Predicted 3D model of a 73-nucleotide RNA (transfer RNA) from a Minisyncoccales bacterium. The RNAcentral record of the sequence draws on ENA. The coordinates come from a structure-prediction model, not an experiment, and the mean pLDDT is 81. Its Rfam family is "tRNA". Taxonomically the source falls in Minisyncoccales (Bacteria, Bacillati, Minisyncoccota, Minisyncoccia).
RNA sequence: GGGCCUGUAGCUCAAUUGGCAGAGCGCUGGUGUUGCAUACCAGAGGUUAGCGGUUCAAGGCCGCUCAGGUCCA
Numbered sequence: 001g002g003g004c005c006u007g008u009a010g011c012u013c014a015a016u017u018g019g020c021a022g023a024g025c026g027c028u029g030g031u032g033u034u035g036c037a038u039a040c041c042a043g044a045g046g047u048u049a050g051c052g053g054u055u056c057a058a059g060g061c062c063g064c065u066c067a068g069g070u071c072c073a
Stems, first nucleotide, its partner, number of pairs: 001072007010025004019056001027043005049065005
């Protein structure tokens, strides 16, 4: 320098053929306990890496950039 893959909540990851952004763990509050943990209930937490494009509508499609991984030179 070139090819390919990945980027979504604090972490690990979903989201079907483009149509309400979610789960587990973690965090906060509650129930419960002498207390803690387990369990159960509720809640908070998102610029879907960035910019632009297509579309009535983009996490998913297209282009460029950035970051990580991998292969080739």